[in-house]
Context: one part of a larger RNA
Formats: sequence, structure tokens, C1' cells
RNA sequence: UGACGGGGGUCCGCACAAGCGGUGGAGCAUGUGGUUUAAUUCGAUGAUACGCGAGGAACCUUACCUGGGCUAGAAUGUGCGUGAAGGUAUCAGAAAUGGUAUCGUGUAGCAAUACACACAAAACAAGGUGCUGCAUGGCUGUCGUCAGCUCGUGCCGUGAGGUGUUGGGUUAAGUCCCGCAACGAGCGCAACCCCUAUUAACUGUUGCCAGCGGGUUAUGCCGGGGACUCAGUUAGGACUGCCUGCGCAAGCAGAGAGGAAGGCGGGGACGACGUCAAGUCAUCAUGGCCCUUACGCCCAGGGCGACACACGUGCUACAAUGGCCGGUACAGCGGGUCACGCGGUGGUAACACUUAGUCAAUCUUGCAAAGCCGGUCACAGUUCGGAUUGGGGUCUGCAACCCGACCCCAUGAAGCUGGAAUCGCUAGUAAUCGCGCAUCAGCCAUGGCGCGGUGAAUACGUUCCCGGACCUUGUACA
Repeated sequence: UGACGGGGGUCCGCACAAGCGGUGGAGCAUGUGGUUUAAUUCGAUGAUACGCGAGGAACCUUACCUGGGCUAGAAUGUGCGUGAAGGUAUCAGAAAUGGUAUCGUGUAGCAAUACACACAAAACAAGGUGCUGCAUGGCUGUCGUCAGCUCGUGCCGUGAGGUGUUGGGUUAAGUCCCGCAACGAGCGCAACCCCUAUUAACUGUUGCCAGCGGGUUAUGCCGGGGACUCAGUUAGGACUGCCUGCGCAAGCAGAGAGGAAGGCGGGGACGACGUCAAGUCAUCAUGGCCCUUACGCCCAGGGCGACACACGUGCUACAAUGGCCGGUACAGCGGGUCACGCGGUGGUAACACUUAGUCAAUCUUGCAAAGCCGGUCACAGUUCGGAUUGGGGUCUGCAACCCGACCCCAUGAAGCUGGAAUCGCUAGUAAUCGCGCAUCAGCCAUGGCGCGGUGAAUACGUUCCCGGACCUUGUACA
């Protein structure tokens, strides 16, 4: 000087407390450990691994296993040489691959030849998801959006170092004020950026429809209009600016005024010096080491989906604030051309056939659901719950046995609110309800990322648990 303390002081955070809803019990989904296996590819492992890399494992992917094959190799360049390119048929084979027959005979040029395309000997350059993240770059997690981390000059100290950065106030903040052997400065904080809440001006098509006219059973449907909604651009607006009280000031308090918004308005992007030899050599790049008729490459099938168990994360429930049936209302973010697919017809349905429109503020996805109205069920393993299994089908795809989703009929398991323990959340939040997107032929999505609808309770307080900041104290630690 740090680090640490079951030392002290001050302060903060859904840290506790106060509340609301869960997990831990059940079934299933998914990840992991373990076990098994020819293989169950590899990585991630307290917080900071475990619906994580994976934003799509039937083949492919795929790195694993078994078997069949190749050896300058799967790609690209130079290229002796051959043939236009290419097509058809056929044989062996699981395919990769190998063989046979046949059609074809490019363009320019008289020709030699040149050009384009395909195959391709030799040779030169390959390839490796093999090892080392403790050789590395890059990227990332975490402490932590915590308020800290430093420098120049000066001053103090033999020196390590200190001072500044401590103190008194204040703040979300090393934020600002006052004081001070310090005076300044940098990286952080804040602001500048984006979204959202409000207003104005301008611009109105594909959006809108108040007034006028036309038309319809009905619909901005048509003429037209720019008022309104909305879309887009530009600008305004919030600064403790004003008032009162407290205070030297900074600032704090007020059911104060005004205002759409008030004291950082809400949300995002943004992560200082550093810590964990944290994570990643399997995104990529890369040093070193290793393999080179194989640790490289191609193919078929299998595996990554196994199952006595154990754990994490979720979904669905155990019901009456509910289930079922009928009627009826209101969104937003997005997506669409080998695509979204209106309408019509068939089918109980999944879906099929046909097809309008749309490269989309135009057409379409597209019925939002919870809600509201009416009916039924009466506390039961039930009209709760839906696992499991049998049968029949639909679709995608070369192909659904291992191992897809969906529909219909039947079957109806466990489950009566879950021990010790443990998690999230402070407001348009929790809880609850549906909708969209990426990946994608299809989909094991209950995951992830977004969107809107309905919409709470509680916070006395900081003694205690956890993490952190500053000052101070002790130390046999560095």
C1' cells in the first nucleotide's frame, strides 16, 4: 500500500422485511450427471454450466460407430493429352463407384490454328471439428451501470509511498457546493444517439371521411375533401425556470401554480482501470506439436432420441374467480413470389381441388384470446385432469421402422396445492390472456426474441441474511 475480520462508523441494492405469484410433490417436454452402448460426437460445471453453443439432429446437418470404397485426393490454378458441350438406354452394386451401347461432333477460319466448355496423366501448391484457450488474436461472461481508476506539476517522506481522491454538507453518481499544500487534467458518471408520452407547421397515397353529392340489403364503394385519425419530416416543450419554507452554498421539502409530462418523465443502446491463467484452437484467425494409402476424403446404414436412477429449467394440471355449449366485442409487433393465399366446392376434421388479389399503409396471413350475454354441470378422481395405449386418416419429404407434426374415434393414468429448502417481481410492473417472427421441406417450440389485451398487492423500516461503496481500526496474510 492492499487484502481480510463472527472490528467500528456512514450509505446503497427486490439484499432482508411487507406483499403477490411460483419451484421443490404429479404427468409430460427439454438440458445435464450417471449408467449402458459398436457409437450413444464435442464443448459449457458454484455464483458466472445444465430450453447453454443448437435461431430447427429422419437422410443431409454430423464432427461419432459399423461396413463398402479413394489416395495429388472433395475445392481452385497451371496443365501433356482426349473429346464440342450434352443426352438416351442398360449392367453390377446398399450407394459411392465402375462398365457397356448409342445419338451428338461447337464458334471463327480454305487450312494450320485460336477461343469456349467438359474429362484429365505427371508435377507444384492439399486436407485434419486432431492436441494445447496454461503459447495467442478476436469475441464473450462476471464483479457492475457498481462509482470508481489514474496522470502531470508542486509539496511531504531516507524509502515503499502519501497528498490531490481526505474533511463538512449534498446527490442516482469522485454529482455538485464549501473548506483544505495543493493546482489542474484524463478514463468512467451525466449529456450528446434511438424508442415512447404532448403540441404545431408542412406533405397527403395505398391511409382517413367531418361537411357536400351519387350509390348499395350492406361496406370510403364512387365523385370529391385535408377537417379528424394515421403516416412521415422539421420544430417546440422540462430548466428546480416560477412561488413558499429551510440552507452560506450546493441542494432539499410542498395534495403550490402552470403543464401532456416535474424534479434523471418511462424504456433502450452505451460497461472505466482491472479481477477470475474465467469461457471459446468446434464460428473465424493463428504459434507450436501431431496424422499423411490416414487422425484426410466419398458413400450406405446406424448413433447423437438408449434408461435402474439423480439434478436443473419449463409446460399442463389438481378445478366452480372453474369446465363445457351457444351468441357477441375490441389489438399491436411482424411475415409473404418455387411465397402469403381471399372466395367457391368436397371432407366430422387434419386437409384436398380450383382460383381472385398481392413484390403489398392497396392483396393476404387474419376468427385475437382472456372479456361480455345466456344455458348446463353441484364438489365427485367428477362434464376436473389429460398422460398412456388401440384403431382409422391427413401433410411434408427420395424416404416418417429406429425417429416427424397434425386430425378423428376409442382409452382414460398420476394428480385433492406439494417436506426440508428455494426463486422472481416495486407499476402499466407482478399475475394472467392470446398474437407475431427468426431458424425452417416438415418438425418433436411447452424453447428463444418481440407484440399488444386485462391489470393488482405491498414497502413500518435497515436489527438480521447476501452482495457492494467510502472512512477508520487490528493483523503472525501478500